SAM riboswitch aptamer (S box leader) from a soil metagenome, 151 nucleotides, folded computationally.
The prediction has a mean pLDDT of 75.
């Protein structure tokens, strides 16, 4: 700077000693039954790293199908033909594999996060209702900001 998400969820104890609710203002709330802040231990679940599973997409180096050649073996009187292995070349990815990628759902651990109120609510714009009307209530929605996470 780009995405993603944000109405859920979770707690003792010790230090500390008046603040605090994460732009800004304006409300309103938590705060000596003890804020912010360190710390100890625990919890919550979104993110990244892992690992397991389901369901698709997209290829083919391993692999698998299919077919050409060629060698060897069996049936076969010679022969043809037919299997069956082996090598090689071509071709396809339907089915098994396998690589990459999406989604979705699980365990634990580990890097961060985070354990009042919806990001605690509203500003800025749109749309609906109700009022005679409205700068006034109700409601849904985008946006700015802001917070976390990868990059």
């Nucleotide at each position: 700077c780009u995405u993603a998400u944000c109405a859920a969820g979770a707690a003792a104890g010790g230090c500390a000693g008046a603040g605090g609710g994460u732009a800004a203002u304006g409300g309103c709330c938590c705060g000596a039954u003890g804020a912010a802040g360190c710390c100890u231990u625990g919890a919550c679940a979104a993110c990244c790293u892992c690992c397991c599973u389901u369901c698709g997409c997209u290829g083919c180096a391993c692999u698998c199908a299919g077919g050409g050649u060629g060698a060897c073996a069996a049936u076969a009187a010679c022969a043809a033909a037919u299997u069956g292995u082996c090598a090689u070349c071509c071709c396809g990815a339907a089915c098994g594999g396998u690589a990459g990628u999406g989604a979705g759902g699980g365990a634990a651990a580990g890097g961060u996060g985070c354990c009042a109120a919806u990001u605690c609510c509203a500003u800025c714009u749109c749309c609906c209702g109700u009022u005679g009307a409205a700068u006034a209530c109700g409601g849904g929605g985008g946006a700015c900001a802001g917070a976390u996470a990868a990059g």
Its Rfam family is "SAM riboswitch aptamer (S box leader)". Gene Ontology term of the family: regulation of gene expression. The model forms 85% of the base pairs in the Rfam consensus. The RNAcentral record of the sequence draws on MGnify.